[in-house]
This record gives sequence, C1' cells and structure tokens, in this order.
RNA sequence: CGAGUUGGCCAGACAAUCGCUGCCCGACCACUCAAUAUAAUUUGUUAGAGUUGAGUUGUAUUGCGUGGUCGGGGAGAGGAAAGUCCGGGCUCCAAAGGGUAGGGUGCCAGAUAACGUCUGGGCGGUGUAAGCCGACGACAAGUGCAGCAGAGAGAAGACCGCCAGACUACGCUUGCGCAGUUUGGUAAGGGUGAAAGGGUGCGGUAAGAGCGCACCGCACGGCUGGUAACAGUUUGUGGCAAGGUAAACUCCACCCGGAGCAAGACCAAAUAGGGUUCCUUAAGGCGUGACCCGCGUCGGAACCGGGUAGGUUGCUGGAGUCAGUGAGCGAUUGCUGACCUAGAUGAAUGAUUGUCCAAGACAGAACCCGGCUUAUGGCCAACUCAAUUU
RNA sequence: GCCCGUAUAGCUCAGCUGGCAGAGCACCUGCUUUGUAACCAGGGGGCCGGGGGUUCGAUCCCUCCUGCGGGCC
Repeated sequence: CGAGUUGGCCAGACAAUCGCUGCCCGACCACUCAAUAUAAUUUGUUAGAGUUGAGUUGUAUUGCGUGGUCGGGGAGAGGAAAGUCCGGGCUCCAAAGGGUAGGGUGCCAGAUAACGUCUGGGCGGUGUAAGCCGACGACAAGUGCAGCAGAGAGAAGACCGCCAGACUACGCUUGCGCAGUUUGGUAAGGGUGAAAGGGUGCGGUAAGAGCGCACCGCACGGCUGGUAACAGUUUGUGGCAAGGUAAACUCCACCCGGAGCAAGACCAAAUAGGGUUCCUUAAGGCGUGACCCGCGUCGGAACCGGGUAGGUUGCUGGAGUCAGUGAGCGAUUGCUGACCUAGAUGAAUGAUUGUCCAAGACAGAACCCGGCUUAUGGCCAACUCAAUUU
Repeated sequence: GCCCGUAUAGCUCAGCUGGCAGAGCACCUGCUUUGUAACCAGGGGGCCGGGGGUUCGAUCCCUCCUGCGGGCC
C1' cells in the first nucleotide's frame, strides 16, 4: 500500500432573527368556590328586634383553582423512532382453573421479567487465514413420498457382462472349440439415476459374494475424562443388520387462556317511538373471539331505520441512564453515589441568513420496555492474507 | 397506532397431500366476405412480485423485503 474479518464510537458545528409543543416563575384581566368584614333586605323567636337565630343579594379584601394576555427561564426524536417478526409489563374478560383441539420451540450448560434473544461450550459445514454459518431431538415406533431415466427405488434388482448344465447347427485333431436357444447361479465389472445395501488386499470359488481372514470404517456395550452435549479408548461383542426425506404426517420433551391503549376507567350528551327475520323457554341462550367441563348471568342474535359522537384520564420516574467498586471466562448481576432525558391528538421538535469543515446517508416518537430483521453515511482500534521495502 | 388478506399470460381468475404451469377474453396467421365483425382451423406469449433457505426437485414448505386491498367507536 492492497484485499478482508471482528469490535466500538459519532450522527454536521457555531451565531443571529422569526416561529411551534409541554413545564416552571412573575405581572395584569375575567370567572367559579371558600373565609372574613360591611351595607341592604326577607323571615323565625318575642310583649317588643337597628342589636338575637337562619337565609338572600351587592361591595371590598385575602386564598385556592381555571382560562386568557404579556414578560422571563429551561427542555424538546432515533440507531434504527421503520417492519410489526418474537418476548414481557400494563388493562379488561373469573382469580386464568381442568381437559381436547391448535400453535410454537428443539445439541448441552447458563443469563434474563421473558424470548425464537444473548453468553460460553460441543458437533458439523465453509474459508489460505483472521473468522463466519447451522430449524443441530427421533426415519433403530408406525404411515407416506421419490416425476423422468433405469432390469430394479426399498428386507430391491439379472438389461449387458461373467459362470455352469441341457438342446440345436457348424468345424475338426472325436471331445474339444465356436455360435444360437433355453434352464439356473452370480451384486465383482458396465450402464441408469440426486440416490443402487461398507472400503482396500489376500484367500476362496464353476464364476462370484463378509463366504473366510488382515487392516481401516461402522453399530452396540464397558472403562476413562467432562455438570452435560460430547470426546478418548492397546477393551469386549457383532460380519455389517438400520439408504434419503420430519421447513411430510407423526412420535418424544418443554412452552403457550383470549384480546389489545381504537385495551380500560370517569364526566357530559344520547339511548324517544320502532320495523323485519331467526334462536331459546333452564337438559336452554348469552358472556367466552375453536370446543367441552366449570364459573357468572337471564333472554339473545342479525339486518333496516333513528339518535349521540365532546372532554378528562391511562401518559411517561423506568426490568431508566451514567460513574465507581465487588462476583463471574462471559452474557449478566450485587452495592454505593449522581442525574431526570419528548408526551402531541390534525398531531410540536421547524424556517431564513451568515461563517467553517471532512460537505452531512438512512430516516420522524404516538402506552412502555427487551430483542431480531431490514434501510443507511463516516471515523477509530485490533487481527488475518498477499506483495514490496528495511 | 393496532390487526388481517392478497400478488400466477396484456386483463379476469384456476392450479396447494411438492414432480413438464392451465382456462376464458384479448393478440397474431389462415379460412370466409365486395369489405368488416362473428363463426371455423392453427399459433405465439409466463424467470408464478423480489432475495435467501429446506429438498434430488419449490407456484406450492420456511423466512426476510416490496406493492396493493380491507377492518377498528
């Protein structure tokens, strides 16, 4: 210098002017409420009330609150706010209970509120390497599937080939050779296919074959190491049986009740009078968003037509961020201290100008949080490979 | 914001226990007609929205994107 791998960080900067959405402070105005003072007035008690009890109205002061205006202060999108693909909190349905169906996950151990996420390890694959990738339980419980090609596609298979017997024709050296037909044997060789039932060698055989043996491989058991997945083995047994596919049905283990902030709660308004069809009269209907039990409740469902459709809350202080320190290989977690960092509802977070530089990519919160995935500009560090130089 | 569905020829749609992608209309050629349409005969046209994976093999199974459509008191 080139090519790459892994991890981390930043997300134009500064200034001026004009705006936008919450929050805090101050001043003024308006309104509601309360207290106190005062004036007028009504009424009760009473022989008699300006003086006592109760109330109404007005004015003044003070206080809380709401709204408006003005001034000041301070805050104001992200690493993905996105896709809505997983998981959890929160809310309602019964406190989420039993069973069936359905769905999800799937090497081992751990982390966590939980996960399909993360960390560490094992095994397999891939790359020269740094590294990266893996839906990675079971086809030795059962069922299914494999088009075309091929003889045969699953306790398979004889097309060519090889070998033996019989028959026929021919030849001659008369029991052999060769050709054809036929009956058998044979999975070593050829051929088909994505895939054809261990490999090499020796023996063996008519030819062959784990048929036998040696070595290698494989399966099961034992032993050793490891929490485990798994690994090792100069150990034993077995001639080898059990091909592929579960992102095919299925089996095994574990997990999952449903719906979602347009959840839900409160205030105000409306719910007048109705029509049609259907289900059901408690062994039933509905809540209950698959079904049964159970629980609650007593009428319910669909369509047509009519009415209302405003506001408050949920709403952001949280599995929160940062720093130090302890435990752990690590994910993560304990303790201490500091900090507060959007909360809108037609929906704010912007516009203009100037200067500078490396010239600014992807992109805009809507209940919250942990992940994954996708989009995307730049910087830094460590490591690998190759070339060159020293 | 939340929750669903869908994408196959120019158009409208089939095809899903994985095995050569189909129909109707449209288009082209021929026939017919004085000519056109219809009829009749024949033909062409598809990377099954895109990327990746599982599998011998994917429109179909899994996953990630993209476009379009629908629902909510």
Notes:
Predicted 3D model of RNase P RNA and transfer RNA as a complex of 463 nucleotides. Rfam match: Bacterial RNase P class A. By type it is a ribozyme. Rfam's curators write: Ribonuclease P (RNase P) is a ubiquitous endoribonuclease, found in archaea, bacteria and eukarya as well as chloroplasts and mitochondria.